Predicted 3D model of a 74-nucleotide RNA (transfer RNA) from a Bacteroidales bacterium.
Taxonomically the source falls in Bacteroidales (Bacteria, Pseudomonadati, Bacteroidota, Bacteroidia).
It was read from a public genome assembly.
Its mean pLDDT, the model's own confidence on a scale to 100, is 82.
It matches the Rfam family "tRNA". Rfam links the family to the GO term triplet codon-amino acid adaptor activity. It is annotated as a transfer RNA.
RNA sequence: GGCGGGGUAGCUCAGCUGGUUAGAGCGUCGGAUUCAUAAUCAGGAGGUCGAGGGUUCGGGUCCCCCUCCCGCUA
Numbered sequence: 001g002g003c004g005g006g007g008u009a010g011c012u013c014a015g016c017u018g019g020u021u022a023g024a025g026c027g028u029c030g031g032a033u034u035c036a037u038a039a040u041c042a043g044g045a046g047g048u049c050g051a052g053g054g055u056u057c058g059g060g061u062c063c064c065c066c067u068c069c070c071g072c073u074a
Stems, first nucleotide, its partner, number of pairs: 001073007010026004019057001028044002031041002050066001052064003
């Protein structure tokens, strides 16, 4: 350089054929329970969906470009 996969919450990841409110588990915060801690239960906060542009009534999802990570290959 070429090809392929990936970048979504602090971490690991889902998100179907584009559809209006972006989610789960873990973590975290405070609460319940306990003599107390752990465990358990219920709840809250936390996101410019890697950057920019385009198509569209509508983009995490499609197109272009840039960028970072992983693999294969010369």